[in-house]
C1' cells in the first nucleotide's frame, strides 16, 4: 500500500419528519412516468423503420421500498 474474512457503524430505496419492518451499498445503492420536437447511433436502394440512446421544452402521479402518524399540499362536506 491491497485483498479477503469477523465485529461494529453510516447510508440509500423519485418532493419533509419519525417509529416498525423489508431489501440494497459502503465509494457505491439512489436520482419516476407520457407522448411531440430535434441530435447521434442502427437499419434502409433511399432523412426509410413497429428499434436505441441523449437533449429540450410541456404534461401527469406521488410526500412511504412497505405498515402506521404527524407536517405540507389538493378535492369534497359538514360547523
Nucleotide at each position: 500500500g491491497c485483498a479477503u474474512u469477523a465485529a461494529u457503524g453510516g447510508g440509500u430505496g423519485a418532493u419533509g419528519g419519525a417509529g416498525c419492518u423489508c431489501a440494497c451499498c459502503c465509494u457505491g445503492a439512489c436520482c419516476g412516468c407520457u407522448g411531440a420536437a430535434g441530435u447521434g447511433a442502427c437499419u434502409u436502394a433511399g432523412c426509410u423503420g413497429u428499434u436505441c440512446a441523449c437533449u429540450u421544452a410541456a404534461g401527469c402521479u406521488g410526500a412511504u421500498g412497505g405498515c402506521u402518524c404527524c407536517u405540507a399540499c389538493u378535492u369534497g362536506u359538514c360547523u
Molecule: Fluoride riboswitch aptamer (crcB RNA motif)
Organism: Pseudanabaena sp. FACHB-2040